[in-house]
RNA sequence: GAAGUAAACUGGAUGAUCGCUGUCCCGCGCCAGCGGGAGGGAGGAAAGUCCGGGCUCCACAGGGCAGGAUACUCCGUAACGCGGAGUGGGGGCGACCUUAAGGAAAGUGCCACAGAAAACAAACGGCCCACCCGCAGGGCAACCUGCGGCGGCAAAGGUGAAAAGGUGGGGUAAGAGCCCACCAGUGCCGCCGGUGACGGUGGUAGCUGGCAAACCCUAUCCGGAGCAAGAUCAAAUAGGAAAGCGCUUGAGGGCGGCCCGUCCGAUGCUUUCGGGUUGAUCGCUCGAGCCUGUCGGCAACGGCAGGCCUAGAUUGAUGAUCAUCGCUCCGUGCCUCGGCAUGGAGAACAGAACCCGGCUUACAGGUUUACUUCCUGC
Numbered sequence: 001g002a003a004g005u006a007a008a009c010u011g012g013a014u015g016a017u018c019g020c021u022g023u024c025c026c027g028c029g030c031c032a033g034c035g036g037g038a039g040g041g042a043g044g045a046a047a048g049u050c051c052g053g054g055c056u057c058c059a060c061a062g063g064g065c066a067g068g069a070u071a072c073u074c075c076g077u078a079a080c081g082c083g084g085a086g087u088g089g090g091g092g093c094g095a096c097c098u099u100a101a102g103g104a105a106a107g108u109g110c111c112a113c114a115g116a117a118a119a120c121a122a123a124c125g126g127c128c129c130a131c132c133c134g135c136a137g138g139g140c141a142a143c144c145u146g147c148g149g150c151g152g153c154a155a156a157g158g159u160g161a162a163a164a165g166g167u168g169g170g171g172u173a174a175g176a177g178c179c180c181a182c183c184a185g186u187g188c189c190g191c192c193g194g195u196g197a198c199g200g201u202g203g204u205a206g207c208u209g210g211c212a213a214a215c216c217c218u219a220u221c222c223g224g225a226g227c228a229a230g231a232u233c234a235a236a237u238a239g240g241a242a243a244g245c246g247c248u249u250g251a252g253g254g255c256g257g258c259c260c261g262u263c264c265g266a267u268g269c270u271u272u273c274g275g276g277u278u279g280a281u282c283g284c285u286c287g288a289g290c291c292u293g294u295c296g297g298c299a300a301c302g303g304c305a306g307g308c309c310u311a312g313a314u315u316g317a318u319g320a321u322c323a324u325c326g327c328u329c330c331g332u333g334c335c336u337c338g339g340c341a342u343g344g345a346g347a348a349c350a351g352a353a354c355c356c357g358g359c360u361u362a363c364a365g366g367u368u369u370a371c372u373u374c375c376u377g378c
Stems, first nucleotide, its partner, number of pairs: 001374010012325007020041002023038006043349001047360002050358005055226004067222005072086005087101001088099004102217002107215002109211003124157001126153003132149007165183006184208002186205008230282004240273006252264004289308008327346009
């Protein structure tokens, strides 16, 4: 210098003006509010709502069935299907990446096409006639040779993603883990290392297709609904309860300032309780919180000490405009050739709604760190 790998950070700044929404203070007030001031006001994902928890209400003796989720090991955590560190498999020269990674020796089932056969094996071509039978030839005969039948075989061929471990030898009529040696794998029994997954090594058993992202089996976990949870205050209407008054000898009401008068009036009138709609308040933002330091740990994370308070809207605030500076791109000019001046354009994904921990997805541009491979120079 080129090409990569893995992480972390950032996500324009300042000011002015006009607004929006909470909080606090002061003043006024007819207690509804008004005015002034100070100060707070979106994110790394606030998103998807996919997992896990807190919190709230309902349900719940205990156990089981059904259903769902998860599935190498250890650790972390409030918990997880999340994270960290590892193990085994796969990929890359490498840094590193990736993995739905329990059980096929519980049972059932499946393996397209091709192929004889896709799994208690089977035989298309092929090999073999040792036993048995037939025919032909030879032989005095026992028997020999050849062909065929009944049969035997799975080595070589062909098919396929996959053909019942591989190589060599023995063996045989021909063959075959049928037997043996070595090799690969698997199961079992040891030893060594490791908390463990597992790794190494020795012995032993001829034990040797795949699929559980098929049913299934095993182990572990899971009650339901959700802040529109839930709680408090509390107009009105309907319905409810109680008490009092009244029912033609008239409670009460309308007309009316009052009386008289007149009209209505008994399933009535009044009060209280209760109920809980509109609405208001709480829940509601101090929390598994954040920052700094230190200690333990490879790390995730945890302990300790100090410091900080950091949005709470409810038709749903957190904005708009302008100026200057910074960044990127384009054009022009100048020079000391990568800087300066000037004009124009651009700047992502997206926005809280009970709160946290994760995961996933989106994202213009910029910055930093560690490492790998190759080339070149000293």